Transfer RNA from an uncultured Clostridia bacterium, 71 nucleotides, folded computationally. Rfam family: tRNA. The sequence was found in a public genome assembly.
RNA sequence: GCAGAUGUAGUUUAGUGGUAGAACAUUGCCUUCCCAAGGCGACAGUGGGGGUUCGAUUCCCCUCAUCUGCU
Numbered sequence: 001g002c003a004g005a006u007g008u009a010g011u012u013u014a015g016u017g018g019u020a021g022a023a024c025a026u027u028g029c030c031u032u033c034c035c036a037a038g039g040c041g042a043c044a045g046u047g048g049g050g051g052u053u054c055g056a057u058u059c060c061c062c063u064c065a066u067c068u069g070c071u
Base pairs, nucleotide, nucleotide: 001070002069003068004067005066006065007064010024011023012022013021018054026042027041028040029039030038047063048062049061050060051059
């Protein structure tokens, strides 16, 4: 330099155009003499920009980061 893959919550991830889910973590409450375990909640997210569309995590373009292959 060329080609390809990936990017969603603090972490691991699901989601092929129509309300963004789960687990762990954090935290509040209940339970207990206390702790642990358990139960019920809360918090928190689509890498960035643009386009298509009534509507984009999803489709298209550019860009950024990481990884892989070729030279």